[in-house]
Molecule: transfer RNA
Organism: Trichonephila clavipes
RNA sequence: GUCCCUGUAGUGCAACGGAUAGUGUUCUGGACUUCUAAUCCAAAGGUCGUGGGUUCGAAUCCCACCUGGGAUG
Numbered sequence: 001g002u003c004c005c006u007g008u009a010g011u012g013c014a015a016c017g018g019a020u021a022g023u024g025u026u027c028u029g030g031a032c033u034u035c036u037a038a039u040c041c042a043a044a045g046g047u048c049g050u051g052g053g054u055u056c057g058a059a060u061c062c063c064a065c066c067u068g069g070g071a072u073g
Stems, first nucleotide, its partner, number of pairs: 001072005007066001010025004018056001028042004049065005
């Protein structure tokens, strides 16, 4: 240089082009318990990497760029 993959909550990951973008875990509050752990309930937390395009509608499709990883020479 060329090609492929990856990027979504603090973190690990989901999500037919259409719902208020979810789940585990962590954190916070509460219940339970003599206390802790475990368990249960609730809440908080998101510029869906960036910028354009297509579409009535984009995390999702297309283009460029960026981050990380891989293949090749």